The RNA shown here (SAM riboswitch aptamer (S box leader)) has 101 nucleotides and comes from an Anaerolineae bacterium. Its mean pLDDT, the model's own confidence on a scale to 100, is 88. The organism belongs to Anaerolineae, within Bacteria.
[in-house]
RNA sequence: CUCUUAUAGAGAGCGGUUGAGGGAACGGCCCUGCGAAACCGCGGCAACCCCCGGCAACGGGAAGGUGCCAAUUCCGUCGGCAUCAGGUCGGCAGAUGAGAG
Numbered sequence: 001c002u003c004u005u006a007u008a009g010a011g012a013g014c015g016g017u018u019g020a021g022g023g024a025a026c027g028g029c030c031c032u033g034c035g036a037a038a039c040c041g042c043g044g045c046a047a048c049c050c051c052c053g054g055c056a057a058c059g060g061g062a063a064g065g066u067g068c069c070a071a072u073u074c075c076g077u078c079g080g081c082a083u084c085a086g087g088u089c090g091g092c093a094g095a096u097g098a099g100a101g
Stems, first nucleotide, its partner, number of pairs: 001101007013042005021031003025077004043069003048065002050061004073093001078090004
């Protein structure tokens, strides 16, 4: 990097260094000098892998491997249905895990 597959309306932040951006892309709308992003320290959430029980469904656990800790994946983007409008369902894309190349 590509492929397969599962998941997403829940949950969880303080300090230090530093100093202007960030929320994938685009549009919107937000966050941000009352400190963005990044890095470091500590803390936490969750339970994919993992561990225990079970034929299974499922229940329990959290030492370890990831992940995550504004807003539904922040909303939309393509399509179906409905509508005066608000809407709703699915897809694409992206993200994360597990497996494969």

Of the family's consensus pairs, 97% are formed in the model.